[in-house]
Context: one part of a larger RNA
RNA sequence: GCACAUAGUGGAUGCCUUGGUGCCAACAGGCGAUGAAGGACGCGCUAAGCUGCGAUAAGCCUCGGCAAGCGGCACAGACGCUUUGACCCGAGGAUUUCCGAAUGGGGUAACCUAUGGGGGCUAAUCCCCCCAUCUCCUGCCUUGAAUAAAAUAGAGGCAGGCAGGCCAUACCCGGUGAAGUGAAACAUCUCAGUAACCGGAGGAAAAUAAAGAGAAUCGAUUCCGUAAGUAGUGGCGAACGAAAGCGGACCAGCCCAAACCGGGGGUUUUCCCCCGGGGUUGUAGGACCCAAUGUGAUAGUACAACGGCUAGGUGAAGCGAAUGGAAAAUCGCUCCCCAGAGGGUGAGAGGCCCGUAACCGACAGCUCGAGUACGUCUAGGGAUUUCCUGAGUAACGCGGCACACGUGAAACGCCGCGUGAAUCCACGCCGACCACGGCGUAAGGCUAAAUACUAGUUGGCGACCGAUAGUGAACAAGUACCGCGAGGGAAAGGUGAAAAGAACCGCUGUGAGCGGAGUGAAAUAGAUCCUGAAACCAUGUGCCG
Numbered sequence: 001g002c003a004c005a006u007a008g009u010g011g012a013u014g015c016c017u018u019g020g021u022g023c024c025a026a027c028a029g030g031c032g033a034u035g036a037a038g039g040a041c042g043c044g045c046u047a048a049g050c051u052g053c054g055a056u057a058a059g060c061c062u063c064g065g066c067a068a069g070c071g072g073c074a075c076a077g078a079c080g081c082u083u084u085g086a087c088c089c090g091a092g093g094a095u096u097u098c099c100g101a102a103u104g105g106g107g108u109a110a111c112c113u114a115u116g117g118g119g120g121c122u123a124a125u126c127c128c129c130c131c132a133u134c135u136c137c138u139g140c141c142u143u144g145a146a147u148a149a150a151a152u153a154g155a156g157g158c159a160g161g162c163a164g165g166c167c168a169u170a171c172c173c174g175g176u177g178a179a180g181u182g183a184a185a186c187a188u189c190u191c192a193g194u195a196a197c198c199g200g201a202g203g204a205a206a207a208u209a210a211a212g213a214g215a216a217u218c219g220a221u222u223c224c225g226u227a228a229g230u231a232g233u234g235g236c237g238a239a240c241g242a243a244a245g246c247g248g249a250c251c252a253g254c255c256c257a258a259a260c261c262g263g264g265g266g267u268u269u270u271c272c273c274c275c276g277g278g279g280u281u282g283u284a285g286g287a288c289c290c291a292a293u294g295u296g297a298u299a300g301u302a303c304a305a306c307g308g309c310u311a312g313g314u315g316a317a318g319c320g321a322a323u324g325g326a327a328a329a330u331c332g333c334u335c336c337c338c339a340g341a342g343g344g345u346g347a348g349a350g351g352c353c354c355g356u357a358a359c360c361g362a363c364a365g366c367u368c369g370a371g372u373a374c375g376u377c378u379a380g381g382g383a384u385u386u387c388c389u390g391a392g393u394a395a396c397g398c399g400g401c402a403c404a405c406g407u408g409a410a411a412c413g414c415c416g417c418g419u420g421a422a423u424c425c426a427c428g429c430c431g432a433c434c435a436c437g438g439c440g441u442a443a444g445g446c447u448a449a450a451u452a453c454u455a456g457u458u459g460g461c462g463a464c465c466g467a468u469a470g471u472g473a474a475c476a477a478g479u480a481c482c483g484c485g486a487g488g489g490a491a492a493g494g495u496g497a498a499a500a501g502a503a504c505c506g507c508u509g510u511g512a513g514c515g516g517a518g519u520g521a522a523a524u525a526g527a528u529c530c531u532g533a534a535a536c537c538a539u540g541u542g543c544c545g
Stems, first nucleotide, its partner, number of pairs: 001543006008536001014530001015494002019465002021462007028454002030166002038099003041054003045077001049073002060093006069081003104113003114133007134164002136161008171202001172200005182189001186235001212218002222249005232240002253446003256390001260277007282424001284389004289382002296377003300374004307367004312360003318333004334351002336340001342354003395419007405431001426441005481488002501529001504516004
C1' cells in the first nucleotide's frame, strides 16, 4: 500500500408528518378621535421565550352550551379551584398602562412638560385624580390689508361635523409619467399611457337612459363570444389594430334648472334672494287655456315571518381461536349500512374510540329579507296666440391631446389661449366640404344587475412537496446573526406502544464516561436516542514490498 472483518465517525437513503403549496365553493370585503393597524413596558407560587391579558393584567361579570375534571406551551414540586357546575366552547358586556393618525406643548416613539375648570389630601403648598385644550370642513359673527371706497386674502370667536391614519404589493377611477427593449444600428414609431410616484373611492369601482349608432333599421350602460388579425393606421418599416352587426350574460329607469302660480324677505321706479307648488320632453315637450279623475309602480324609511351564521346534540352493527410484546393481519362463525369518507387505537378495524349518513338544536348577537306600514313616483284629450327648454356655452382661429386613426382629405370628442352665436321657422350630428334625405336635443344630476379582485373566515379537493423538498420559516422565524441605516437573513423535525427515561453496585476527579444490575419485543431503541450508505479514522488478520 491492497483486501477482508470488527468497531467508530458521519448523517445519505427509506419510512413518517404537525408545515407548506395550488385550485374550487360559500361567506366576508374593512378597522380608526368611543383612539386603529402595529408596538413598548408590565401581569404567573416562575429566571428567560412564545401564547394570553392590561395596575380588575395566563384574567373580571352576565347569558347559553357541555359535563368531571382543572390551574396555556410546560410532562416536576408546592398550593389551590370544582356537581352551589369549575376548566373548556359560543354570545354580550367591564377593565384596557404608555407610544403610535397621536390630537395641550415639546421630543432622539413608548419620555419630558403645561394652561383652564372640577375633585381629593393638607394648616397651606407640594402631590394625586377627572374633564377640556390638534389641524381641517360647513355655517354664522367680529375684525381686516396691498388699494380712494367697496370687496377679497388673512386674523379671531361661536356652533355643528367627526375628515386625518392603517390595510390586500389585489381589484377600480383620476393626475404625473419613463427607460432597458423591438425596429436586427437609430431619430418618427415601438415598449406604453406600461412601470413608478401622487390623489380618491367602494365592496365592487367606472360607465349609463342618446345633441347615439350608421344606412336594413336599432333603441341606456357593462361583460363574454364572433365579426377579425378583417376595415384601416404605419420611417406603409417594426408594429398597432377597430366598429356596426350577430349570438349570449344581465336588464330599470329616473330627478333637477327654466317658463308660470302662491308665500316671505331685501330693495324700492326694478329687479334680486329664499320657501312651496308646477315641470322634465324630440313621432318635440312643458308653461298657458278647456275638459276629466284613477290605475299601477317603488331602488327611500321603519318593523319584520321563514331561513342562514356564531357553541352544540342524537347517531347502526363482533365475538372466538392460533401467532405475536401488542391483533385491527390470518382462520372460524356472525351483524349493520340513508353510515364501506377520514383519522386514531401496541401491525391492514364498516361493527373499539372520534367520527361519517341522516336528523335535531340558541338565552344572546349578526345576517337574509317574503311581507306590512309610511313615504315617494305615475297618466290621457283638445287648442296652438304668447312664454320656457342649462352662455363666456357651442362654434371658429392658433397650440395640443385622445379616438385602432403617427396631420393626414381628418370628421366626432377633450384641454389651453383668443374671438364669440342661435333660442324651435332653432341647434348638433350622419368621417374634409356642399346639397338632398335622415338621426338626435349639448352646455345640470342620480341609478341595481350581469363584470374585476382576494388579505381574511368556513368547508372541500390535488397523477402537488415530504425536512438540501415544500413558504425564508413543520422547531423561540422574519427568530438568531450581520449592517449606522435602508436592508440582508439562516441553521435547526423523528427514543419508545407506554418513560416503563435505567433503583442499587463498581471504576473515577465521586467529573465526564464506562462496566454490571434492572425496564423493555428490542438499549448496536439510552436521551448526540428510527433506519444508519459513503468519504474518513482505528484495531485485527492475510498478501505485496